[in-house]
Context: one part of a larger RNA
RNA sequence: CUCUGGUUAAGGAACUCGGCAAAAUGCCCCCGUAACUUCGGGAGAAGGGGGGCCUUAGUAGGGUGACGGACUUUUCGUCCCGAGCCCGAGGAGGCCGCAGAGACCAGGGCCAAGCGACUGUUUACUAAAAACACAGGUGCGUGCAAAGUCGAAAGACGACGUAUACGCACUGACGCCUGCCCGGUGCCGGAAGGUUACGGGGAAGGGUUAGCCGCAAGGCGAAGCUCUGAACCUAAGCCCCGGUAAACGGCGGCCGUAACUAUAACGGUCCUAAGGUAGCGAAAUUCCUUGUCGGGUAAGUUCCGACCUGCACGAAUGGCGUAACGACUUUCCUACUGUCUCAACCACAGACCC
Numbered sequence: 001c002u003c004u005g006g007u008u009a010a011g012g013a014a015c016u017c018g019g020c021a022a023a024a025u026g027c028c029c030c031c032g033u034a035a036c037u038u039c040g041g042g043a044g045a046a047g048g049g050g051g052g053c054c055u056u057a058g059u060a061g062g063g064u065g066a067c068g069g070a071c072u073u074u075u076c077g078u079c080c081c082g083a084g085c086c087c088g089a090g091g092a093g094g095c096c097g098c099a100g101a102g103a104c105c106a107g108g109g110c111c112a113a114g115c116g117a118c119u120g121u122u123u124a125c126u127a128a129a130a131a132c133a134c135a136g137g138u139g140c141g142u143g144c145a146a147a148g149u150c151g152a153a154a155g156a157c158g159a160c161g162u163a164u165a166c167g168c169a170c171u172g173a174c175g176c177c178u179g180c181c182c183g184g185u186g187c188c189g190g191a192a193g194g195u196u197a198c199g200g201g202g203a204a205g206g207g208u209u210a211g212c213c214g215c216a217a218g219g220c221g222a223a224g225c226u227c228u229g230a231a232c233c234u235a236a237g238c239c240c241c242g243g244u245a246a247a248c249g250g251c252g253g254c255c256g257u258a259a260c261u262a263u264a265a266c267g268g269u270c271c272u273a274a275g276g277u278a279g280c281g282a283a284a285u286u287c288c289u290u291g292u293c294g295g296g297u298a299a300g301u302u303c304c305g306a307c308c309u310g311c312a313c314g315a316a317u318g319g320c321g322u323a324a325c326g327a328c329u330u331u332c333c334u335a336c337u338g339u340c341u342c343a344a345c346c347a348c349a350g351a352c353c354c
Stems, first nucleotide, its partner, number of pairs: 001350002004347005010341002014339001019336001027051005036041001038173001052095005061087004068080004096100001108334002112330003115326002120132002136171007148157003174321004179251003184248002186244005193239003199233002204228005211220003252270005279313001280310001291307005
């Protein structure tokens, strides 16, 4: 010097990102116990007091209940007595020590805020959480050979279930609620109309040539075969017409105006599918920003309460609250301490030296 323990004057978080670590609390009995609350809780709230041993005396009291006895409907019956065994306060008097839950073992507590209702689950080996799940809510699909899923198929699951069921998606206890927009995208509906494939259809055109015309060159050319092929008929889809937002999503700008000023209930105008309602708001969201005011401190970029100028909250990608709960995050207080001022000593094991 390192590791692991132990003790420490005065102070007591001044340490530090942060009380990390350590200290303190700790058991049983009694007293006592707030806000809030879903009346269950909160609660071991908080905060106090007692605790050993001896004597009275194994006492008061309690539990069990043998033997014996009485009655009797003779029964797995009722009652009386009460041995033995077990549990066992509280009071009074006394004894000892620094200390009586004498060692080990063995909650620190309080106030407030955020998030998530809760118990649970998770990154096996850096993350346990505010993430996932969750009861509850809602929407959509599915009438049974169900939808959906696995599988070329047979078949199986769903389910030996049947809409109070099953599948999918979103939300996430509970309370109060969940506004406006269907223009875009999606989905659902629509016997019309437009467009449209294969197929049907076959107008028309081409090739070939028996034949005919021609002195010849060549021309015309039926049937058949063959190559193209117009009109017309023809589904879904798309267009089109509607519906639907707890479907994906979206939810404005400029100018003016009140008898101090300021502000604008009010007016004008442009644009939009509609212009953000309730509630909340410098927030896990606020850039400017350490916003401003208030509280707490001697002093507070954090924290709490307000304000609203919301760069860029907002209603099941849920909004706002909420008792209880949390090895979650944040602020403060109390107790406590070698975390620190500021270090010292002791023990064990190492390192190191002889």
A computed fold for a 354-nucleotide part of an RNA from Candidatus Acidiferrum sp., annotated as large-subunit ribosomal RNA, domain IV. The RNAcentral record of the full RNA draws on ENA. Model confidence (mean pLDDT): 89 of 100. Its Rfam family is "Bacterial large subunit ribosomal RNA". The source organism's lineage runs through Bacteria, Pseudomonadati, Acidobacteriota, Terriglobia and Candidatus Acidiferrum.